Bacterial RNase P class A from a Gemmatimonadota bacterium, 384 nucleotides, folded computationally.
NCBI's taxonomy places the organism under Bacteria, Pseudomonadati, Gemmatimonadota.
Its mean pLDDT, the model's own confidence on a scale to 100, is 78.
RNA sequence: GCGGAGGGGGAUGAAGUCGCGGGCCGGCCGCGAGGUUCGGUUCGAGGAAAGUCCGGGCUCCGCAGGGCACGGUGCCGGGUAACGCCCGGGCGUCGCGAGGCGACGGAAAGUGUCACAGAGAACAGACCGCCGAUGGCGGACGGCUCCGGCCGCUCGCACAGGCAAGGGUGAAACGGUGGGGUAAGAGCCCACCGCGCGUACCGGCAACGGUCGUGGCACGACAAACCCCACCGGGAGCAAGGUCGAGCAGGAGCGAUGGGGCUGCCCGCCCCGUUCGAGCUCCGGGUAGGCUGCAUGAGGCGCCGGGUGACCGGCGUCCCAGAGAGAUGACUUCAGCGGGCCGCAGGGCCCGUCACAGAACCCGGCUUACCCCCCUCCGCGGUC
Numbered sequence: 001g002c003g004g005a006g007g008g009g010g011a012u013g014a015a016g017u018c019g020c021g022g023g024c025c026g027g028c029c030g031c032g033a034g035g036u037u038c039g040g041u042u043c044g045a046g047g048a049a050a051g052u053c054c055g056g057g058c059u060c061c062g063c064a065g066g067g068c069a070c071g072g073u074g075c076c077g078g079g080u081a082a083c084g085c086c087c088g089g090g091c092g093u094c095g096c097g098a099g100g101c102g103a104c105g106g107a108a109a110g111u112g113u114c115a116c117a118g119a120g121a122a123c124a125g126a127c128c129g130c131c132g133a134u135g136g137c138g139g140a141c142g143g144c145u146c147c148g149g150c151c152g153c154u155c156g157c158a159c160a161g162g163c164a165a166g167g168g169u170g171a172a173a174c175g176g177u178g179g180g181g182u183a184a185g186a187g188c189c190c191a192c193c194g195c196g197c198g199u200a201c202c203g204g205c206a207a208c209g210g211u212c213g214u215g216g217c218a219c220g221a222c223a224a225a226c227c228c229c230a231c232c233g234g235g236a237g238c239a240a241g242g243u244c245g246a247g248c249a250g251g252a253g254c255g256a257u258g259g260g261g262c263u264g265c266c267c268g269c270c271c272c273g274u275u276c277g278a279g280c281u282c283c284g285g286g287u288a289g290g291c292u293g294c295a296u297g298a299g300g301c302g303c304c305g306g307g308u309g310a311c312c313g314g315c316g317u318c319c320c321a322g323a324g325a326g327a328u329g330a331c332u333u334c335a336g337c338g339g340g341c342c343g344c345a346g347g348g349c350c351c352g353u354c355a356c357a358g359a360a361c362c363c364g365g366c367u368u369a370c371c372c373c374c375c376u377c378c379g380c381g382g383u384c
Stems, first nucleotide, its partner, number of pairs: 001380009012335007020044008028035002046356001050367002053365005058237004070233005075089005090104001091102004105228002110226002112222003127167002129163003134160002136157004141152004175193006194217001195215004200211004241292004250283005258272005299318008336353007
């Protein structure tokens, strides 16, 4: 200098002004329940409060047991309340490396798919190419001849045929490298590598690794395609649920003390109601609404101990938002922090304190968004 991994903070402190929400205390108002009220005091968002994608607590409903269906998960060991999360390890793969990434069971149970290109895409194939030993056709030479030919040797053609090394197509072409071999080739043969198999041996809890033996190799890819195997999963959710409960309707009892008009009030009179029942009391269910669930919890912080680690245990300490369509905002001064400018310097001046984003029953994760600052460890390269 370039990179890799992990962690922390998301600003901070002191003083002050105005404003908002919750609790408590007091004033004021109200007979009281209580309050669109006033004052004091105290508390008042996040690392993701987000997406609502997994897992759980809690609640109601369902449930003898088992199976089918459906959904999910899928190397091994551990952590945990649980998980699809986390930690450690294995294997594969990428990187010189620190390290990164991986739904990573089964394709010799069955079904299916493999576009385009290509000769051929699953127990395949021959376009270019190589060969043409053997057979065929043609020529030169030699030998024999019964003059028709025959034999030998050699050259050519590429007709039959052989091959799959090389080229070419493709995401993928039925092991790789080297040697032998051959007409040319080929696991055809051999060595090494790879692969399969094994009641084998060694290490490891295991995944797996190493060694040995054995087989010329038989077994292409895809299961986030159907499927098979193993394991897991009952449903709905705080608008869950509990409790109190106006009004209206219903039921039961008592029942004319009732209602309206003349008439503002009393008397009086008239009408209605008394079978179609005013009013009062009670009843169960339960709407609006109130209270609860509701924040002491798998809780935070510190120290000690165990563990490679995730995490676990002990002791001490703290109480830390709450809700209802929804409060947490704006600013001043000083210090701190970051940046810029000036100055030889002590120092001075100016600017900024921001990004993503706002709890709503609670908790553990994952994922996504994000201005910037700080710390630790490690790799590679250069230089002294």